[in-house]
Context: one part of a larger RNA
RNA sequence: CUCCGCUAAGGAACUAGACAAAAGGGCCCUGUAACUUAGGGAUAAAGGGCCCCCCGGUGGGUGAAGUCACUUGCUGAUGGAGCUUGCUGGGGGCGCAGAGAAGAAGUCCGGGCGACUGUUUAACAAAAACACAGGUCUGUGCUAAGGGGAAACCCAACGUAUACAGGCUGACGCCUGCCCAGUGCCGGAAGGUUAAGGAGCGCGGUGAGAGCUGCAAACUGAAGCCCCGGUGAACGGCGGCCGUAACUCUAACGGUCCUAAGGUAGCGAAGUCCCUUGUCGGGUAAGUUCCGACCCGCAUGAAUGGUUGAACGACUUGGACAUUGUCUCGGCGGAGGGCUCG
Numbered sequence: 001c002u003c004c005g006c007u008a009a010g011g012a013a014c015u016a017g018a019c020a021a022a023a024g025g026g027c028c029c030u031g032u033a034a035c036u037u038a039g040g041g042a043u044a045a046a047g048g049g050c051c052c053c054c055c056g057g058u059g060g061g062u063g064a065a066g067u068c069a070c071u072u073g074c075u076g077a078u079g080g081a082g083c084u085u086g087c088u089g090g091g092g093g094c095g096c097a098g099a100g101a102a103g104a105a106g107u108c109c110g111g112g113c114g115a116c117u118g119u120u121u122a123a124c125a126a127a128a129a130c131a132c133a134g135g136u137c138u139g140u141g142c143u144a145a146g147g148g149g150a151a152a153c154c155c156a157a158c159g160u161a162u163a164c165a166g167g168c169u170g171a172c173g174c175c176u177g178c179c180c181a182g183u184g185c186c187g188g189a190a191g192g193u194u195a196a197g198g199a200g201c202g203c204g205g206u207g208a209g210a211g212c213u214g215c216a217a218a219c220u221g222a223a224g225c226c227c228c229g230g231u232g233a234a235c236g237g238c239g240g241c242c243g244u245a246a247c248u249c250u251a252a253c254g255g256u257c258c259u260a261a262g263g264u265a266g267c268g269a270a271g272u273c274c275c276u277u278g279u280c281g282g283g284u285a286a287g288u289u290c291c292g293a294c295c296c297g298c299a300u301g302a303a304u305g306g307u308u309g310a311a312c313g314a315c316u317u318g319g320a321c322a323u324u325g326u327c328u329c330g331g332c333g334g335a336g337g338g339c340u341c342g
Stems, first nucleotide, its partner, number of pairs: 001337002003334005009328002013326001018323001026050005035040001037171001051093012066078004070073001094098001106321007113313002118130002134169007146155003173307003177238003182235002184231005191226003197220002239257005266300001267297001278294005
């Protein structure tokens, strides 16, 4: 030094943060709020009891002797002693302490995120990440789509659209607005463009028997693309400037430009807000955090889901009570280890 303990008064003043430690803890009785999906929340919270001895009361279990009966038996009935076990009244006793040790939830209030139990970075991350039931879209009619394989063949499936595969979302409740111009996907008679091939006009060369070879127009030639239409729980997107009301301010209203359409319901300084410690209110003696509002949303917004919400969480954030060597601020005790020598 470390480790294990104790500590006056105070009690989070420590610190990024109550990290660590302390406290709480069992059983019985009483009692238990908001909220809620009516299950829950809940061991909510909160309060009391708990050892030993004596006397009594009252239950449970077992059931001896004795007595009676007969069908004389390992019989039946009656009987209640003794033993045992619970509840309870009164009196008394001891200790600092009676769940005397060990073991054994600290509690409550508000917010965020994720519904939940689960899963994960084996060895720095357990989470708000993944999964999840549920929702929805797309594909697939069976030799299925999709996947593995060089193939045979296999999985899907000894299944058959209430099935299987793929994408997104993520319980439940209330909901999910506008844009199809671009990109993607789906559908489409005609038309435009479009390769090889088919077709062989024609041109040029050679030159007279024949053969070989080159170039090559019109026309005819698919899908695709162009074109036409549909489609957002497909990829995605969802404006600017100016003016206007009899104080002022503001602008329900008007004008104008642009667009495919100009952000609806909700929510909002948010895990999203730069300015910003926004402003107001609450909590504190004092609050860049926190809670409730406002809306000027730098740069919210609806299955890249929007918004509520009970329960749940070794999650995250703010507060309160309890408790403490975290601290004011140190002190003391103890065995082992570290250290030195061998």

Source information: Large-subunit ribosomal RNA, domain IV from a marine eukaryotic metagenome, 342 nucleotides, folded computationally. The coordinates come from a structure-prediction model, not an experiment, and the mean pLDDT is 86.